Predicted 3D model of a 376-nucleotide RNA (Bacterial RNase P class A) from an Acidimicrobiia bacterium. NCBI's taxonomy places the organism under Bacteria, Bacillati, Actinomycetota, Acidimicrobiia. The RNAcentral record of the sequence draws on ENA. The prediction has a mean pLDDT of 78. Rfam family: Bacterial RNase P class A. Rfam links the family to the GO terms dimeric ribonuclease P complex, tRNA processing and ribonuclease P activity.
RNA sequence: CGAGCCCGUCGGACGGCCGCCAUGUGUCGCCUUCGGCGACACAUGGAGGAAAGUCCGGACUCCACAGGGCAGGGUGCUGGAUAACUUCCAGGCGGGGUGACCCGACGGAAAGUGCAGCAGAGAGCAGACCGCCUACGUCGGACCUCGGUCCGGCCGGCAAGGGUGAAACGGCGGUGUAAGAGACCACCAGCGUCAUCGGCGACGGUGACGGCUCGGCAAACCCCACCCGGAGCAAGGCCAAGCAGGGACGUCGGUUGCCCGCCGUAUGGUCCCGGGUAGGCCGCAUGAGGGUCCUGGUAACAGGGCUCCCAGAUGGAUGGCCGUCGGCUGUCGGCAACGGCAGUCACAGAAUCCGGCUUACAGACGGGCUCGCAUC
Numbered sequence: 001c002g003a004g005c006c007c008g009u010c011g012g013a014c015g016g017c018c019g020c021c022a023u024g025u026g027u028c029g030c031c032u033u034c035g036g037c038g039a040c041a042c043a044u045g046g047a048g049g050a051a052a053g054u055c056c057g058g059a060c061u062c063c064a065c066a067g068g069g070c071a072g073g074g075u076g077c078u079g080g081a082u083a084a085c086u087u088c089c090a091g092g093c094g095g096g097g098u099g100a101c102c103c104g105a106c107g108g109a110a111a112g113u114g115c116a117g118c119a120g121a122g123a124g125c126a127g128a129c130c131g132c133c134u135a136c137g138u139c140g141g142a143c144c145u146c147g148g149u150c151c152g153g154c155c156g157g158c159a160a161g162g163g164u165g166a167a168a169c170g171g172c173g174g175u176g177u178a179a180g181a182g183a184c185c186a187c188c189a190g191c192g193u194c195a196u197c198g199g200c201g202a203c204g205g206u207g208a209c210g211g212c213u214c215g216g217c218a219a220a221c222c223c224c225a226c227c228c229g230g231a232g233c234a235a236g237g238c239c240a241a242g243c244a245g246g247g248a249c250g251u252c253g254g255u256u257g258c259c260c261g262c263c264g265u266a267u268g269g270u271c272c273c274g275g276g277u278a279g280g281c282c283g284c285a286u287g288a289g290g291g292u293c294c295u296g297g298u299a300a301c302a303g304g305g306c307u308c309c310c311a312g313a314u315g316g317a318u319g320g321c322c323g324u325c326g327g328c329u330g331u332c333g334g335c336a337a338c339g340g341c342a343g344u345c346a347c348a349g350a351a352u353c354c355g356g357c358u359u360a361c362a363g364a365c366g367g368g369c370u371c372g373c374a375u376c
Stems, first nucleotide, its partner, number of pairs: 001372010012325007020046012048347001052358002055356005060232004072228005077091005092106001093104004107223002112221002114217002129162002131158003137154007170188002173185003189213001191210008236282004245273005250267002252264004289308008326345008
């Protein structure tokens, strides 16, 4: 210098004008006091790294619940972290990459069932198309020293080589044979058992023995181990107009002329009541919280000190315009530095909160590392 890998940070800045939401203070107005509501002014605060998808896990709320089992769903190497997790950290194993590094639902296929297109002779304890061989058995023919030799066929043998396939029942060398074959032997690979060493463990190293090789798929059924109650802030709680309903009193009517009492499916009066609609309030912003420093730990993370208060709408605020600067792209001028002009500045926007995952994203910056080339 070029190509690349990993981790992290930011994601326009400043100013002016006009607006929006919340909180606080002040003034004014209205209402019956405490107080509430409205208007105005001032001050302060006002989206994100993903607020997104709503895919996991929790907090919180209500409902259900003695205990056990079935069904259903999820997870699946080891150790750790955490409130919890399908997340994260560290490691093991397998795969990929020259490498930094990346990817893996990574228990069980000798418990059972099932699946596998095309090609191919044969695809699960399979198979003989080409090929190799006629030892044994048998038929025919030729030769002939009459015991055999040779040729061909049948019945057969073999799985070494070729060929098909993602995959063909270990590899290689030898013995052996008619030709061959773990049929046998040495070595190697793999599997299992045992011993030993290292490691908390997954696992790894070494050695001995064994039968000689036992294929793949479980995000197919299944088996094993572990985990899981349901619904969700429109959860849930409080206040509560009007209308309808109920009650008391009053009024009216009846009962006997009057009073009390009683009765009335009479009631445009007064007061009260519960449930609860509209509506309002709480939940709802001090939290598994942010920043910084220290300590422990490889790390995820944990503990401690100091410090900060940082959106809270509900037809749903967080916006618009202008100027200057900055970034990017194109174009023009210039040897260049640079300058002019034009365009553009992403993905996207809270709605109970938090921890993750996944996805989208113009551009800018920091740190560590790898490979290649060149030079010293």